[in-house]
Order: sequence, then C1' cells, then structure tokens
RNA sequence: AACUCAUCAAGACCAGCCGAGGGAUAAGGCCCGUUGACGCUGGGGCAACCGCCAGGAAGUCAGACCGACUUUUUUGGAAAGGUGCCAAUUCCUUCGAGGAGAGAUCCUCGAGAGAUGAGUC
Repeated sequence: AACUCAUCAAGACCAGCCGAGGGAUAAGGCCCGUUGACGCUGGGGCAACCGCCAGGAAGUCAGACCGACUUUUUUGGAAAGGUGCCAAUUCCUUCGAGGAGAGAUCCUCGAGAGAUGAGUC
C1' cells in the first nucleotide's frame, strides 16, 4: 500500500512553544483563528477496538465424575499493557431512493468517500 470485518448522534482540557491560516481531498455552505487557531511538546482526561479478569452459549476432545480446548458467540468488570481520541454528527451537502412543503427549503434511508481498530497477504 491492498483486501476483509466492526464502529463512527455519546464522551473527554490545561500549560509551554510557534505565528497564519485551519476544519482529509475538490466545490458550495457554515464555523474556528493575532483574545493566537492549526501544528508540536509536556501533563491531564475520555472511551473500551485489541489484550486482561469472571461468567453464559455453541462446538470439539475426553468421557464414570471432575475437566480441557476453541469461537468473526454473548454478559459483566477493571483501566496497569497496545492503539485511538479530547470544537461543531465524520461540521453539513455533493451520488441514489423515498417523503413533507405553494416555494425557498427540510426530513428519512442507502451508497460512496474518510477516520479508527482488529485481521489477512
């Protein structure tokens, strides 16, 4: 880098440095930003994907019993480990379908794109 699966309406800020743009990409909108954003560093925090702990279920093994193992199964727990995250729904829309409205416009669902994690090669 590619592919597969899961999740994305909740949650979580201070200090120092820097100095003009930033909110993934393109466009439109709307926001954030010299009262210092974005970014970087330190500390703090949130969450619970992996992992961990205790059960359930299913399957396999062993079978007299006790039991052992596996799971892209499930419930609960903790937060010392591996990640991640800490403005706005992934800030909103763009493509498709349906609906509401006189209209401007709005609502719902899906797809796509993206982000994060786990796995595969």
Record summary: The RNA shown here (SAM riboswitch aptamer (S box leader)) has 121 nucleotides and comes from a Parvularculaceae bacterium. The sequence was found by an Rfam model in a public genome assembly. Model confidence (mean pLDDT): 83 of 100. Rfam family: SAM riboswitch aptamer (S box leader). Rfam describes the family as follows. The SAM riboswitch is found upstream of a number of genes which code for proteins involved in methionine or cysteine biosynthesis in Gram-positive bacteria.